[in-house]
């Protein structure tokens, strides 16, 4: 210096927030803001020919919003 692996970190998982766990993506450009900023890429952006259908979760749990029924 190059390559590979691991760790860490960032982003993301069809409507909001918290906690825990899981999956997926992670490459480049510019700039004396350089343990930073900006832009692009990837992951990601429900099903369905139509008719129509499910859901505030990726999963569990909880708060909030909406809807239905019953009680006060």
């Nucleotide at each position: 210096u190059c390559u590979a692996a691991g760790a860490a970190a960032g982003g993301u998982g069809a409507u909001g927030g918290g906690g825990u766990c899981c999956g997926c993506c992670u490459a480049g450009a510019c700039u004396c803001u350089c343990c930073a900023g900006u832009c692009u890429a990837a992951a990601c952006c429900g099903c369905u020919c139509a008719a129509g259908c499910u859901g505030a979760u990726g999963a569990c749990u909880u708060c909030u919003a909406c809807a239905a029924u019953g009680g006060u």

This is a predicted structure of a 72-nucleotide RNA (Fluoride riboswitch aptamer (crcB RNA motif)) from Methanomethylovorans sp. PtaU1.Bin093. The source organism's lineage runs through Archaea, Methanomicrobia, Methanosarcinales, Methanosarcinaceae and Methanomethylovorans. The sequence was found by an Rfam model in a public genome assembly. The coordinates come from a structure-prediction model, not an experiment, and the mean pLDDT is 75.